Background
The RNA shown here (c-di-GMP-I riboswitch aptamer) has 78 nucleotides and comes from uncultured Noviherbaspirillum sp. Its Rfam family is "c-di-GMP-I riboswitch aptamer". Its family is annotated with cyclic-di-GMP binding in the Gene Ontology. The source organism's lineage runs through Bacteria, Pseudomonadati, Pseudomonadota, Burkholderiales and Noviherbaspirillum.

[in-house]
RNA sequence: UAUGGGCAAACCCGCCGAAAGGCGGGGACGCAAAGCUUCUGGUCUAAGGGUUCCGCCUAUGACAGCAGGGCUGCCGAA
Numbered sequence: 001u002a003u004g005g006g007c008a009a010a011c012c013c014g015c016c017g018a019a020a021g022g023c024g025g026g027g028a029c030g031c032a033a034a035g036c037u038u039c040u041g042g043u044c045u046a047a048g049g050g051u052u053c054c055g056c057c058u059a060u061g062a063c064a065g066c067a068g069g070g071c072u073g074c075c076g077a078a
Base pairs, nucleotide, nucleotide: 006031007030011026012025013024014023015022016021029065035071036070037069039068040067041066042063043062044061048058049057050056051055
């Protein structure tokens, strides 16, 4: 490189959630780890809590398709 397969962004529908977001179905922008893991940085949300109560702060909530680290791994022909 070829072959065989894999995942599935936006958006739409349903459900869960305070939200961020998640799950299922449809759908494909992309992905060689877009498989797993919050360990590090970053980002999002702020229910609860704090406050000088307008508002602001705060993760114990999220994002692995933000980057790094760790663990595992398919095809690989002539």